[in-house]
Molecule: FMN riboswitch aptamer (RFN element)
This record gives sequence, structure tokens and C1' cells, in this order.
RNA sequence: UCACGUCUUCGGGGCGAGGUGAGAUACCUCGACCGGUAGUGAAAGCCUACGAGCCCUUACGCUAGUCGAAGGGCUGAUUCGGUGGAAAUCCGAGGCCGACCGUAUAGUCGGGAUGGAAGAAGAUGAGA
Repeated sequence: UCACGUCUUCGGGGCGAGGUGAGAUACCUCGACCGGUAGUGAAAGCCUACGAGCCCUUACGCUAGUCGAAGGGCUGAUUCGGUGGAAAUCCGAGGCCGACCGUAUAGUCGGGAUGGAAGAAGAUGAGA
């Protein structure tokens, strides 16, 4: 340094004013704000992949739950100009997107979640 085993810790952000109304951080008007993980010749919400979320399946597991595990499916959004050897990632400008459940219709409120994951860092073991 590399791959492997075990363990520990970490691991999602964000709304105000006015209007209508019995009631709205949800509707309407105006103006704001936010962006998981890895990768990519150079730093990415909107390039690629993954996680999260929803659905389905099973010659699987035992604690027998619509639990776990494995497999499969669905799953949003970007252009122009500049610099450069290289940027859909930087700089400038404009634009766009946002799971499920609840509730007066929600990316920003409440909830599943003091949860879990992609993964990150570290400790340790034996090995090359």
C1' cells in the first nucleotide's frame, strides 16, 4: 500500500409578508430559502450510478411479523456565454425539479424517524 473479517463513531437541508376563508407556513399574489452518497480529465439538486420512497415475487430465515433476507419493477429537473489542456461540475446569466402518510391542496408544517441506507472516518485481527 492492497483486498478481507470484526467492532466503534458519524451519516438530509429549507418560509416570510399580504389576500380569501370558520379554518391555510398547504390555495392566490409578491418576495425568499434548501440540496444525501460515490464517480466523472476540474469542485454537479437537474451528467452517470447508488441510497431514500412506493409496488411485486419467493424450493430462503425464525423471533412467525404483511418482520427479515434475496431478487425484480417504478422513481424528478439545464440551457446559454466566459476561462481553461481538460468543466452539462468552476465563474456570469437565465431556467427547472422535489417520495409516502396526515391536515384546507405542502420540496420548507406534523408524522413513520431518538429509525434505516448509500457511504465516510477510525480501531483491531489475520493475510498478500